[in-house]
RNA sequence: GAGCCGGCCGGGCGGUCGCGUCGGGUGCCUGCGGGCAUCCGCCGAGGAAGGUCCGGGCUCCACAGGGCAGGGUGGUGGGUAACGCCCACCCGGGGUGACCCGCGGGACAGUGCCACAGAAAGCAGACCGCCCGCGGCGGCGCGAAGGCGUCGACGCGGGUAAGGGUGAAACGGUGGUGUAAGAGACCACCAGCGCCUGAGGUGACUCGGGCGGCUCGGUAAACCCCACCCGGAGCAAGGUCAGACAGGGGACGUUCGAGGGUGGCCCGCCCGAGUUCCCGGGUAGACCGCUGGAGGUCGCCGGCAACGGCGACCGGAGAUGGAUGGCCGCCGGUGCGGGGCCGGGCGACAAGCUCGCCCGAAUCCCGCACCACAGAACCCGGCCUACAGGCCGACUCGU
Repeated sequence: GAGCCGGCCGGGCGGUCGCGUCGGGUGCCUGCGGGCAUCCGCCGAGGAAGGUCCGGGCUCCACAGGGCAGGGUGGUGGGUAACGCCCACCCGGGGUGACCCGCGGGACAGUGCCACAGAAAGCAGACCGCCCGCGGCGGCGCGAAGGCGUCGACGCGGGUAAGGGUGAAACGGUGGUGUAAGAGACCACCAGCGCCUGAGGUGACUCGGGCGGCUCGGUAAACCCCACCCGGAGCAAGGUCAGACAGGGGACGUUCGAGGGUGGCCCGCCCGAGUUCCCGGGUAGACCGCUGGAGGUCGCCGGCAACGGCGACCGGAGAUGGAUGGCCGCCGGUGCGGGGCCGGGCGACAAGCUCGCCCGAAUCCCGCACCACAGAACCCGGCCUACAGGCCGACUCGU
């Protein structure tokens, strides 16, 4: 200098005006529970409070059993309350490297698909090329001639898959033998696959040895198969209190049981005397749930780590038409512009501690602009996304 990974902060202080919970004072009202107004005091968003994408706690439902359907997860071993999260490792790919990326089970169970190009894309195929045979034609050579030999292009029939060409992918690669030309047709080595087997590892897997046929496409963010997991609904859960009203008509049913849990279906189980529709009428308030919880910080111990154990300390949001904001001053940070100082280069000549122009720039001074993303709503653990700017640490490469 370039890069890579991780952690942290994300304005500070003061004044003033305002908002919300709580505590206190005063005044008024009261059905004596409290309510309203006002004043004083304390406290009052985040790293993501966000998206609501996963997982749990908690609450309710009849403690939720079985099957089908459906959904989810997918290398291995750990961590955790749990997870699709985290840690470590394995395998594959990328990078000189630190390190990064992977929707990473199965394609010898079956089905489907493989655009364009190309001859052919799945029990593949022959466009060019190469080779053989036959046919007539032409050139050349030989011969007295019939003719023979050879070469060439063309046509027909056949062989081939080495070479060319297409493609993301063309039925192993290199070399040799072989052949009319060729080909795993055969051989050696290599790669891959299957089976047997030795060693290491908890395991994914790794490192070997032997045999085999010679070679077998991809796609499961296509159906599908395999293994494992999933009861449903959500704080408008759920509960308590207060208050209002007016009833009328119909259907089904009370052990021969309507209806309901059940919000996919069936079985099973359970509750059960009311349920439901239409017309008409009324209410939409308060309180609990509510924040101390798988909590945080520090130290020691165990572990590579995620994390766990023990001890000490800390702990002041709780709205519900939904508070946490505005302004001013000082300081801070970043950027831009100007100035001073300094350094370098060029020019001038009166040669100086000189003048002019240009360039650079740590620190200093002045001015201006900007200081993000966003905002609790039952609570946690994650993931993802947004974010002006700044700080710290480990490591790598080059010089």
Molecule: Bacterial RNase P class A
Organism: soil metagenome